[in-house]
RNA sequence: CUCAUCGAGACCGGCUGAGGGAUAAGGCCCUUAGACGCCGGGGCAACCGCCAGGCUUAACCACCCUGGAAAGGUGCCAACUCCUGCGAUGUCCUUCACCGGACAUCGACAGAUGAG
Numbered sequence: 001c002u003c004a005u006c007g008a009g010a011c012c013g014g015c016u017g018a019g020g021g022a023u024a025a026g027g028c029c030c031u032u033a034g035a036c037g038c039c040g041g042g043g044c045a046a047c048c049g050c051c052a053g054g055c056u057u058a059a060c061c062a063c064c065c066u067g068g069a070a071a072g073g074u075g076c077c078a079a080c081u082c083c084u085g086c087g088a089u090g091u092c093c094u095u096c097a098c099c100g101g102a103c104a105u106c107g108a109c110a111g112a113u114g115a116g
Base pairs, nucleotide, nucleotide: 001116002115003114004113005112006111011041012040013039014038015037019030020029021028025084026083027082042077043076044075047073048072050068051067052066053065054064081110086107087106088105089104090103091102092101093100
């Protein structure tokens, strides 16, 4: 840089000791009844890899699709990526109208994970 996914799922013990939830800000939340982090064990999931079938082919292979298992490589185990921020649309409230507000949906940006 490209592609795919991101509303589900999965906790105990030990160490440590004050902040933590990526990011400016706001909100909300976790946390001395010990959070975050590290280590050990356990688990979740099924991206890669593995197996079977299909598709395809003259025949194989590859791609692609479906299913399976969970011994391998990763990942993950508070809250939707915790929520908002930028843009658009719809409904409602307010207003003469603009503005403003509430909710919902979609998209962008950013990020995470995997594969290349």